[in-house]
RNA sequence: CUCUUAUCCAGAGAGGCGGAGGGACUGGCCCGAUGAUGCCCGGCAACCCCCGGUUUUCUUUAUGAAAACACGGGAAGGUGCUAAUUCCUGCGGACGCUUUGGCGCCCGACAGAUGAGAG
Numbered sequence: 001c002u003c004u005u006a007u008c009c010a011g012a013g014a015g016g017c018g019g020a021g022g023g024a025c026u027g028g029c030c031c032g033a034u035g036a037u038g039c040c041c042g043g044c045a046a047c048c049c050c051c052g053g054u055u056u057u058c059u060u061u062a063u064g065a066a067a068a069c070a071c072g073g074g075a076a077g078g079u080g081c082u083a084a085u086u087c088c089u090g091c092g093g094a095c096g097c098u099u100u101g102g103c104g105c106c107c108g109a110c111a112g113a114u115g116a117g118a119g
Base pairs, nucleotide, nucleotide: 001119002118003117004116005115006114007113008112013041015040016039017038021031022030023029025090027088028087042082043081044080047078048077049074050073051072052071053069054068055067056066057065058064059062086111091108092107093106095104096103097102
C1' cells in the first nucleotide's frame, strides 16, 4: 500500500512540556495566546487477549483437543480512543413541509477512522 471482515448517537483530567494553527478532503460550522493541534503522564473502552460457562465436532475415551456464541467475569499484555454523532455535509432514494429557492426526517451507497485476518 491492497484485499476481507466487524464497529463508528456511550465513555475518558481545572496535570506537565510546548508555542501556532487545528478539526482527513469539499462547502459549512466550530476549536485556539483564558494556550488549541501535538508529545508525556493520567484516564476511557474492551477489538485482539485472559478466566469461566454453554453447544457442536474430533480422537489416543480423559484432569483430552478444536471450533462457535444475542453468555458471565477480568484488564497483565498488543492496539485504539480521550471537543462537538465520523461535528454537519457531499451521491441515490422514500416521506413530510414549502413563499418552488429550499427546509426537515429516515434508509442505502461513497469517503474516512480503528481493530482483527490475509497478501
The RNA shown here (SAM riboswitch aptamer (S box leader)) has 119 nucleotides and comes from Sporolactobacillus shoreae. The sequence was found by an Rfam model in a public genome assembly. Lineage of the source: Bacteria > Bacillati > Bacillota > Sporolactobacillaceae > Sporolactobacillus. Its mean pLDDT, the model's own confidence on a scale to 100, is 85. Of the family's consensus pairs, 97% are formed in the model. Rfam family: SAM riboswitch aptamer (S box leader). Rfam links the family to the GO term regulation of gene expression. Rfam's curators write: The SAM riboswitch is found upstream of a number of genes which code for proteins involved in methionine or cysteine biosynthesis in Gram-positive bacteria. The SAM riboswitch acts at the level of transcription termination control. The predicted structure consists of a complex stem-loop region followed by a single stem loop terminator region. The family is grouped with related families in Rfam's "SAM clan".